[in-house]
């Protein structure tokens, strides 16, 4: 330098163009307990950036960035 893949709550991860963007762990609050732990309930928290296509984009396309791989 060329090609391929990846990016979603704090972390891990689901999401075949119309979802209220879901789950687990972690965090905060509450119940239970004399207290703690365990357990139960509740809450907050995310689509890498910029364009494009579309009635509608996390999803498709382009450019960039990040991480990884292959080739030279």
């Nucleotide at each position: 330098g060329g090609c391929c893949c990846u990016a979603u709550c704090g972390u891990c991860u689901a999401g075949c163009g119309g979802u209220u963007a879901g789950g687990a762990c972690a965090a905060g609050g509450g119940g239970c307990u004399u207290u703690c732990a365990a357990u139960c309930c509740c809450u907050a928290a995310a689509c890498c950036g910029g364009g494009g296509u579309u009635c509608g984009a996390c999803u498709c396309c382009c450019c960039g960035u990040u991480g990884g791989g292959c080739c030279g």
Transfer RNA from Candidatus Nealsonbacteria bacterium CG11_big_fil_rev_8_21_14_0_20_37_68, 72 nucleotides, folded computationally.
RNAcentral records the identical sequence in 4 taxa.
Its Rfam family is "tRNA". Rfam describes the family as follows. Transfer RNA (tRNA) molecules are approximately 80 nucleotides in length. It is annotated as a transfer RNA.
Model confidence (mean pLDDT): 82 of 100.